RNAcentral holds the sequence, with entries from MGnify. The RNA shown here (transfer RNA) has 63 nucleotides and comes from a marine eukaryotic metagenome. Its mean pLDDT, the model's own confidence on a scale to 100, is 83. Rfam family: tRNA. The family's RNA type in Rfam is transfer RNA. Its family is annotated with triplet codon-amino acid adaptor activity in the Gene Ontology.

[in-house]
RNA sequence: CGGCGUAGCUCAGUGGUAGAGCAACGGUUUCGUAAACCGUAGGUCGGUGGUUCAAUCCCACUC
Numbered sequence: 001c002g003g004c005g006u007a008g009c010u011c012a013g014u015g016g017u018a019g020a021g022c023a024a025c026g027g028u029u030u031c032g033u034a035a036a037c038c039g040u041a042g043g044u045c046g047g048u049g050g051u052u053c054a055a056u057c058c059c060a061c062u063c
Stems, first nucleotide, its partner, number of pairs: 005063001008022004016053001024040005046062005
């Protein structure tokens, strides 16, 4: 000086109610397990301020 920080993991989302895949949990199926299918839950968006009617998003500082 530059990049990154968002779910347990890998990552989208770049002003207007935060999503996906995998993982987890429950169910269907099976003699049983796995796979497959259906569903559920899980987030102070690293922190503190500022701008704005409104900030994950823009600005400053900080970790």